[in-house]
Context: one part of a larger RNA
RNA sequence: GAUUGAACGCUGGCGGCAGGCCUAACACAUGCAAGUCGAGCGAGAAAGCACUUCGUGUGAGUAGAGCGGCGGACGGGGGAGUAACGCGUCGUAGGAAACUGCCUAGUAGAGGGGGAUAGCCCAGAGAAAUUUGGAUUAAUACCGCAUACGCCCUACGGGGGAAAGCAGGGGAUCUUCGGACCUUGCGCUAUUGGAGAAGCCUGCGUCGGAUUAGCUAGUUGGUGGGGUAAAGGCCCACCAAGGCGACGAUCCGUAGCUGGUCUGAGAGGAUGAUCAGCCACACUGGGACUGAGACACGGCCCAGACUCCUACGGGAGGCAGCAGUGGGGAAUAUUGGACAAUGGGGGCAACCCUGAUCCAGCCAUGCCGCGUGUGUGAAGAAGGCCUUCGGGUUGUAAAGCACUUUCAGCGAGGAGGAAGGGGUGUUACUUAAUACGUAACAUUCUUGACGUUACUCGCAGAAGAAGGACCGGCUAACUCCGUGCCAGCAGCCGCGGUAAUACGGAGGGUCCGAGCGUUAAUC
Repeated sequence: GAUUGAACGCUGGCGGCAGGCCUAACACAUGCAAGUCGAGCGAGAAAGCACUUCGUGUGAGUAGAGCGGCGGACGGGGGAGUAACGCGUCGUAGGAAACUGCCUAGUAGAGGGGGAUAGCCCAGAGAAAUUUGGAUUAAUACCGCAUACGCCCUACGGGGGAAAGCAGGGGAUCUUCGGACCUUGCGCUAUUGGAGAAGCCUGCGUCGGAUUAGCUAGUUGGUGGGGUAAAGGCCCACCAAGGCGACGAUCCGUAGCUGGUCUGAGAGGAUGAUCAGCCACACUGGGACUGAGACACGGCCCAGACUCCUACGGGAGGCAGCAGUGGGGAAUAUUGGACAAUGGGGGCAACCCUGAUCCAGCCAUGCCGCGUGUGUGAAGAAGGCCUUCGGGUUGUAAAGCACUUUCAGCGAGGAGGAAGGGGUGUUACUUAAUACGUAACAUUCUUGACGUUACUCGCAGAAGAAGGACCGGCUAACUCCGUGCCAGCAGCCGCGGUAAUACGGAGGGUCCGAGCGUUAAUC
């Protein structure tokens, strides 16, 4: 000199864009953060209102619950652990020994049956959480049978394995008037490719300590098996005695890694906040289940610590999600708004959910921009300070005169972020069809949290807006008074013991400026 996720002191007008627990991976009150589908399925309230004798109608096939499907493995968080194929790289090198829901392209198929079960109802247990028994019922839930182009196993003879419907529309034909049947859309089964995603192995690189020199028995390799989607001591039985190490094994300490960031002419050094990629973690330790995918932050089980409820028998919980609280600390924000946009989940869709996200609030934390007036004005006013008492300086500074109105204030107008979605119509595709459906176009209605938006115009009036540090040398900027090795200053050298440009005050000056200094840290 540059820089910072900074803090502290003094001061503080506005806006834009960013950033904001670096400490206790400490403990957490409260609310929200993952649901959705009635076009898979059976079932189905109440309040209120109306009529009223019991009651009925409506509310309403609405709400809520249940079975079932998909999603809760994404998104969001913090960095404890990890010195490791964890990360980076070789633009994938070796690919091989492999899996893949949704999406996409193709091939083949979707025939015919069965038994349950939740819910509801009845009867119980319990303080509660919850739970037991009985009866009954549905499905795109579950299980056989049939079929098998391709698929799997094979000793090549053969053997094995699947499915589900729902919704819209309809001219003939049949009809038990429900429908069959045809067609369209969404689904379903098997399988082959693709895309995207994830798993595994390998070369090279990846902190400090030798006051850590030897380490290792599943250890190193082989054979055979088990296990996995998959290679492999990953696991097991047997056999052999290997494997690593001064090119630093083992042990100890520290640490998430990278793109990047800071500095520097570069080489390098330091660092890994925000943003992005990967990894590991979810009160602590362990375990599996389900599933395409987890050994699963807001799932399950066991153990532990802690907190809470209890009728003492037993139960409940996990903010390193967003806010917020206590605590720790020099120190770090609102228990805000909206799904309008972007994206995600579910759904045919309308739509629902979304503390992701987009916005707003707080903070000079940083960067950038703007303002706090402009011109004129010598009697060089008054006052202050200094003085050699002549004057000098503050100083065109002020006052005065003439103007302007950025920003803030008040009042009006007012984009863009809106793409979509609904209705109607036309055309095309599909089709037996002018239904339905899909797409394009036209027309019309409609969707904005921010928001009193940005921006523009008008009004009034210099009106509302300047401080901080320093002045001995380094280092730009000097005099007077006070003090008298005292009080004090200080980054280094050093000042202060009676004329201190170095202490304290004043006047003057210098440098920055909504900031200025100090401290800490890095180059």
Molecule: small-subunit ribosomal RNA, 5' domain
Organism: uncultured prokaryote